RNAcentral holds the full RNA, with entries from ENA, Rfam and SILVA. This is a predicted structure of a 387-nucleotide part of an RNA (large-subunit ribosomal RNA, domain III) from Gulbenkiania mobilis. Its Rfam family is "Bacterial large subunit ribosomal RNA". Gene Ontology terms of the family: structural constituent of ribosome and ribosome.

Context: one part of a larger RNA
RNA sequence: GAGUAGCGAUAAAGCGGGUGAAAAGCCCGCUCGCCGAAAGCCCAAGGUUUCCUACGCAACGUUCAUCGGCGUAGGGUGAGUCGGCCCCUAAGGCGAGGCUGAAAAGCGUAGUCGAUGGGAAACGGGUUAAAAUUCCCGUACUUUCGUAUAGUGCGAUGUGGGGACGGAGAAGGUUAGGUCAGCCAGGUGUUGGAUGUCCUGGUUUAAGCCGGUAGGCGGAGAGAUUAGGCAAAUCCGGUCUCUCUUAACGCCGAGACGUGAUGACGAGGCACUACGGUGCCGAAGUGACUGAUACCACGCUUCCAGGAAAAGCCACUAAGCUUCAGCUAUACGAGAACCGUACCGCAAACCGACACAGGUGGGCAGGAUGAGAAUUCUAAGGCGCUU
Numbered sequence: 001g002a003g004u005a006g007c008g009a010u011a012a013a014g015c016g017g018g019u020g021a022a023a024a025g026c027c028c029g030c031u032c033g034c035c036g037a038a039a040g041c042c043c044a045a046g047g048u049u050u051c052c053u054a055c056g057c058a059a060c061g062u063u064c065a066u067c068g069g070c071g072u073a074g075g076g077u078g079a080g081u082c083g084g085c086c087c088c089u090a091a092g093g094c095g096a097g098g099c100u101g102a103a104a105a106g107c108g109u110a111g112u113c114g115a116u117g118g119g120a121a122a123c124g125g126g127u128u129a130a131a132a133u134u135c136c137c138g139u140a141c142u143u144u145c146g147u148a149u150a151g152u153g154c155g156a157u158g159u160g161g162g163g164a165c166g167g168a169g170a171a172g173g174u175u176a177g178g179u180c181a182g183c184c185a186g187g188u189g190u191u192g193g194a195u196g197u198c199c200u201g202g203u204u205u206a207a208g209c210c211g212g213u214a215g216g217c218g219g220a221g222a223g224a225u226u227a228g229g230c231a232a233a234u235c236c237g238g239u240c241u242c243u244c245u246u247a248a249c250g251c252c253g254a255g256a257c258g259u260g261a262u263g264a265c266g267a268g269g270c271a272c273u274a275c276g277g278u279g280c281c282g283a284a285g286u287g288a289c290u291g292a293u294a295c296c297a298c299g300c301u302u303c304c305a306g307g308a309a310a311a312g313c314c315a316c317u318a319a320g321c322u323u324c325a326g327c328u329a330u331a332c333g334a335g336a337a338c339c340g341u342a343c344c345g346c347a348a349a350c351c352g353a354c355a356c357a358g359g360u361g362g363g364c365a366g367g368a369u370g371a372g373a374a375u376u377c378u379a380a381g382g383c384g385c386u387u
Stems, first nucleotide, its partner, number of pairs: 013031006032384004040364004046344002050342001051075006060068002080141002082340003086119003092113003098107003122139005142336011153321002158316004166303004172296003177290005182203006188196001204264002208259002215252004219244008228236002265285001268281005304307001350359002366378003
């Protein structure tokens, strides 16, 4: 220079009470304003204790600070079912033998790894200062092993089926959600009216089980035979015959009803209170309309650029076993380890040197207006962007 520029989105504050040495900024309350396909909620990545509580205010916070993502201390993350691990494979990696190379090494078979994909199973309520599909209550489900009983041809690293898949479009059936009515509880006024066709609030409940619906798909069954499926096969495929064929039969299949639930939750009320809360009781809990981008649906129609693999699963036999073992069903019993789980997560906690107007994948999607996820207003919820 200079007490100058600046104090980081112009979404906005005001008042009362509390605490305190001190309050524009902290806490509580009332009013006001802003977002509301977000500036709300839930995951993933990343961060790694930032979470909660107590006590602090030197420094950090673009001001103050009694406050804090700051300092000190203590506490906090509970799983057969969520995710990983596990089984399986993709791109790709590694790679016994092997090939190449002077070597270092490069490539690569069998194989072995490798999710961003495939593969068993849980929901509702309650609870903590801080965790919950993990704890508790209630009601379920899956899988492995053992024992018992009954029945019985069982058996794989092999074979076959299945898993198993594109884009676009259309129609239908449903549900989530929503709206209105009914029902229940409460209110009845500060100036005229209002006991009503008024006002306020509530009207919530899952997985599972039962059964197999709307709808979609397939010609189906039996017998004989067989140069294919690297051996075998009763399985799959091929061929022939018979029967039925607007169907029957089989497969897939939401949802609704019922049950779960004489439970839970529930407006509100009562009692107590260290005003933070705690305990107890508990009404109504129905119907109609609307309605998805969700489910049926891996469906249907159509198009050309023709849209993963493997295992789990089912069937078949080989070796073998054949009073056993194994397989099937039922009942009972036992097991289900380990790792993650706090908190932020369009952000003051991640990536940007900063509490930085930047960047950051997925899911949810109330009401009025509207074609709409646009716009404007608003609910739940969250904020007023640290002078």
Its mean pLDDT, the model's own confidence on a scale to 100, is 82.